Glycine riboswitch aptamer from Georgenia satyanarayanai, 91 nucleotides, folded computationally. The model forms 91% of the base pairs in the Rfam consensus. It matches the Rfam family "Glycine riboswitch aptamer". From the family's description: This family represents the bacterial glycine riboswitch. The sequence is in RNAcentral, with records from Rfam.

């Protein structure tokens, strides 16, 4: 000078699942409890592998569980492109 890779920010895509009951306020798309449901904020578990005489222990997920969150609309959001800006470096 600088690619991949990581991070951090912008901008664009981007789902799932009841606005069902009752009460409350009552301008209400609001707020509460039941009861069902969803998983792609976050969180949690484990497998194959390594390690070990054994115990244990390290370890992934859009898998599993739903603590959270979320089930009119907004909003949000894993993932994924693009640009910027750090950093680290192969060249």
């Nucleotide at each position: 000078c600088c690619a991949c890779c990581c991070g951090c920010g912008g901008c664009g895509g981007g789902a799932g699942a009841g606005u069902c009951c009752c009460g409350c306020c009552c301008u209400g798309c609001g707020c509460g409890g039941g009861c069902g449901c969803c998983g792609a904020a976050g969180g949690a578990g484990c497998a194959a592998g390594c390690c070990c005489u054994c115990c244990c222990g390290c370890u992934a997920a859009u898998c599993u569980c739903u603590c959270a969150g979320g089930c009119c609309c907004c909003g949000g959001u894993a993932c994924c492109g693009c640009c910027g800006c750090g950093a680290u470096c192969a060249g």
The organism belongs to Georgenia, within Bacteria.